[in-house]
RNA sequence: UUCUUAUCAAGAGAGACGGAGGGAUUUGGCCCUGCGAUGUCUCAGCAACCAGCCUAACGGCAACGGUGCUAAUUCCAAUAGGCAGCAGCCUAGCAGAUGAGAA
Numbered sequence: 001u002u003c004u005u006a007u008c009a010a011g012a013g014a015g016a017c018g019g020a021g022g023g024a025u026u027u028g029g030c031c032c033u034g035c036g037a038u039g040u041c042u043c044a045g046c047a048a049c050c051a052g053c054c055u056a057a058c059g060g061c062a063a064c065g066g067u068g069c070u071a072a073u074u075c076c077a078a079u080a081g082g083c084a085g086c087a088g089c090c091u092a093g094c095a096g097a098u099g100a101g102a103a
Stems, first nucleotide, its partner, number of pairs: 001103008013043005021032003026078004044070003049066002052061003074095001079092005
């Protein structure tokens, strides 16, 4: 990097560094941001995918290990369908993120 598969409505922030845009990509909207964002590091926390323990299994326990995550539903929409026909709502898909497995 590609493929397969599961999940994505809940949850969880302080300090230091740094100094301009950021929220994956394009467009539109909306939002965050010099009251210092995004990012990096440290610590803390959340969750429980893998690993661990119990179980025949379903499932459960724990949170020392490997990851992940800690503004907003994956911030919302884009494609198709349905309801409504002003606003909007629902389902599926695409794309993306994360885990596990494989090449």